Transfer RNA from a Bacteroidota bacterium, 71 nucleotides, folded computationally.
The sequence is in RNAcentral, with records from ENA.
Rfam family: tRNA. Rfam describes the family as follows. Transfer RNA (tRNA) molecules are approximately 80 nucleotides in length.

[in-house]
RNA sequence: UCUCUUAUAGUUUAACGGAAAAACACAUCCCUUCUAAGGAUAAGAUACUGGUUCGACUCCAAUUAAGAGAA
Numbered sequence: 001u002c003u004c005u006u007a008u009a010g011u012u013u014a015a016c017g018g019a020a021a022a023a024c025a026c027a028u029c030c031c032u033u034c035u036a037a038g039g040a041u042a043a044g045a046u047a048c049u050g051g052u053u054c055g056a057c058u059c060c061a062a063u064u065a066a067g068a069g070a071a
Stems, first nucleotide, its partner, number of pairs: 001070007010024004018054001027041004047063001049061003
C1' cells in the first nucleotide's frame, strides 16, 4: 500500500427487507430469622455518515475501530 472478515444491552449470543429476542449480570418486590437458592416485574443496545426502498441490524458506498492475509 492492497484484499478480506467483524462491529447489536454491562457480558455472551440471536434476528427470510415488515422493525430487535434470549441467557447471565444489575435494579425493585415476594419467599427466608439472615444470606445463598428460588419466583415475579422493570430498565437496558443495532460503531458512525450518507444512499436504495413504501419499509433497512439486514442491501450499497465512504469513514472509524479490531482482526487476518499478500506485497